The prediction has a mean pLDDT of 81. Transfer RNA from an Acidobacteriota bacterium, 74 nucleotides, folded computationally.
């Protein structure tokens, strides 16, 4: 340097035709339970959806530039 995939929660990883409130498991606190502790259950907190630009009534999703990450090719 060309080309493809991918950046969304502390971490893994979903998501919708573009539609008003963005999700699961783990992890954290906190509760029941237990002598107690771990598991099991039960509630909570936690997000500028990588930046910035356009399109559009409306963008995490489409368009474009730019950053990072991982393969392949040179």
């Nucleotide at each position: 340097g060309g080309c493809g995939g991918g950046g969304u929660a502390g971490c893994u990883c979903a998501g919708a035709u573009g539609g008003u409130u963005a999700g699961a498991g783990c992890g954290u606190g906190g509760g029941a339970u237990u002598c107690a502790u771990a598991a099991c259950c039960c509630c909570a907190a936690g997000g500028u959806c990588g930046a910035g630009a356009g399109u559009u009534c409306g963008a995490u999703c489409c368009u474009c530039u730019c950053c990072c990450c991982c393969g392949c090719c040179a």
Taxonomically the source falls in Acidobacteriota (Bacteria, Pseudomonadati). It matches the Rfam family "tRNA". Rfam's curators write: Transfer RNA (tRNA) molecules are approximately 80 nucleotides in length. It is annotated as a transfer RNA. Rfam links the family to the GO term triplet codon-amino acid adaptor activity.